Predicted 3D model of a 324-nucleotide RNA (Bacterial RNase P class A) from a Burkholderiaceae bacterium. The sequence is in RNAcentral, with records from ENA. Its Rfam family is "Bacterial RNase P class A". Rfam links the family to the GO terms ribonuclease P activity, tRNA processing and dimeric ribonuclease P complex. Rfam classes the family as a ribozyme. The organism belongs to Burkholderiaceae, within Bacteria.
[in-house]
RNA sequence: AAAGCCCGCCGGGCGAUCGCUGGUGAUGCGAAUCACGAGAGGAACGUCCGGACUCCACAGAGCGGCGUAGCAGGUAACACCUGUCCACCGUGAGGUGAGGAUCAGAGCAACAGAGACGAGUCGGGAAGCCGUCGCAAGGCGGUUUUCCGGGUGAAACGGGCAAUCUCUACGCGGAGCAACACCAAAUAGGCAGCCUGCGAUCCGGCUCGGAGAGGCUGCGGGUAGGUGGCUCGAGCCGCCGCGCGAGCGGUGGCCUAGAGGAAUGAUCGCCACGGCGCCAGCGAUGGCGCCGCACAGGAUCCGGCGUAUAGGCGGGCUUUGCAU
Numbered sequence: 001a002a003a004g005c006c007c008g009c010c011g012g013g014c015g016a017u018c019g020c021u022g023g024u025g026a027u028g029c030g031a032a033u034c035a036c037g038a039g040a041g042g043a044a045c046g047u048c049c050g051g052a053c054u055c056c057a058c059a060g061a062g063c064g065g066c067g068u069a070g071c072a073g074g075u076a077a078c079a080c081c082u083g084u085c086c087a088c089c090g091u092g093a094g095g096u097g098a099g100g101a102u103c104a105g106a107g108c109a110a111c112a113g114a115g116a117c118g119a120g121u122c123g124g125g126a127a128g129c130c131g132u133c134g135c136a137a138g139g140c141g142g143u144u145u146u147c148c149g150g151g152u153g154a155a156a157c158g159g160g161c162a163a164u165c166u167c168u169a170c171g172c173g174g175a176g177c178a179a180c181a182c183c184a185a186a187u188a189g190g191c192a193g194c195c196u197g198c199g200a201u202c203c204g205g206c207u208c209g210g211a212g213a214g215g216c217u218g219c220g221g222g223u224a225g226g227u228g229g230c231u232c233g234a235g236c237c238g239c240c241g242c243g244c245g246a247g248c249g250g251u252g253g254c255c256u257a258g259a260g261g262a263a264u265g266a267u268c269g270c271c272a273c274g275g276c277g278c279c280a281g282c283g284a285u286g287g288c289g290c291c292g293c294a295c296a297g298g299a300u301c302c303g304g305c306g307u308a309u310a311g312g313c314g315g316g317c318u319u320u321g322c323a324u
Base pairs, nucleotide, nucleotide: 001320002319003318004317005316006315007314008313009312010311012271013270014269015268016267017266018265020039021038023036024035025034026033027032041295045306046305048304049303050302051301052300053176054175055174056173065172066171067170068169069168070084071083072082073081074080085099086097087096088095089094100167101166105165106164107161108160122149123148124147125146126145127144128143129142130141131140132139133138180228181227182226183225190219191218192217193216194215195214201211202210203209235254236253237252238251239250240249241248242247273292274291275290276289277288278287279286280285
């Protein structure tokens, strides 16, 4: 210098104007107005795991189902994270891994090959037995046992696959903040008491007249609506100690959306960053103009994982080349 590997971080800034949602204070009967201060993310996303919290269910035991899987550690917990072993990939820094068990049982394997998960078949040798021929040595045929073999193939009485069933070990009740709790209209219905064909009640107050079988009060449940749950928490930042590390402990400081069909925005100017064009300049560079500036947004809250992301910054390390 060029190619890479691994970590950590930022992800526009300032000003003006007009707005939005909570909080505090002031004014106001109230509606509201004014002032001050606060107001999305590294992923708030997907909702894939694990918890907190709430309600429901639950003697005990067994069967079944789902999930996880080297070993050790971290954690509230996990399928997450850390360390390490092994396997594979990479020259390397490093990366990836559903990595327990196939003498408990079952299942499976393209093509080739006689034969593919069941042991037997094909050829040859040896031994035993039987039959037959022969005087005999022995020949022939059958059967049993054992040994060997060419060729095929990844694999041939010997292995593989558990991301096939299965076995082993461990874990797991269900639903979810639209959970759940409280307050509580109108109408309808329920229960109780009283009045009522000796006419209650209604027809705007009274009389007449008319309609006419229900009317009144109380209680309780539910709905609309409202309130809580709701944000101080396995919290954030600094320092010290322990640990290779994930993390743990101590100590000091800080308060950082809590709305609810849902605010956190819009416009303009300047600056920063990137690209293009023009001009000046030998060049370095400077000036002007135009365009662009990501992914995406809370909705009970945490811990992870996965996915998206314009552009930029910092650190450590590897390989190769060159120079000293």

The coordinates come from a structure-prediction model, not an experiment, and the mean pLDDT is 78. The model forms 89% of the base pairs in the Rfam consensus.